[in-house]
RNA sequence: GUCCCUGUAGCGCAACGGAUAGCGCGAUGGACUUCUAAUCCAAAGAUUGUGGGUUCGAAUCCCACCACAAAUG
Numbered sequence: 001g002u003c004c005c006u007g008u009a010g011c012g013c014a015a016c017g018g019a020u021a022g023c024g025c026g027a028u029g030g031a032c033u034u035c036u037a038a039u040c041c042a043a044a045g046a047u048u049g050u051g052g053g054u055u056c057g058a059a060u061c062c063c064a065c066c067a068c069a070a071a072u073g
Stems, first nucleotide, its partner, number of pairs: 001072002006067002010025004018056001028042004049065005
């Protein structure tokens, strides 16, 4: 350089183009307990890598770029 894959909450992952983007873990608060752990409850946490385009409507489709990883010369 070429080709391909991935990018969504602190971490690991979901999400037919259509409701307020969900799940688990973690962290926070509470209940329970003599205390801790475990268990239960609650609430918080995402401008879906960046910028454009298509569409009534984009995390999803298209283009460019950025970053990680693999293959190749």

This is a predicted structure of a 73-nucleotide RNA (transfer RNA) from Trichonephila clavata.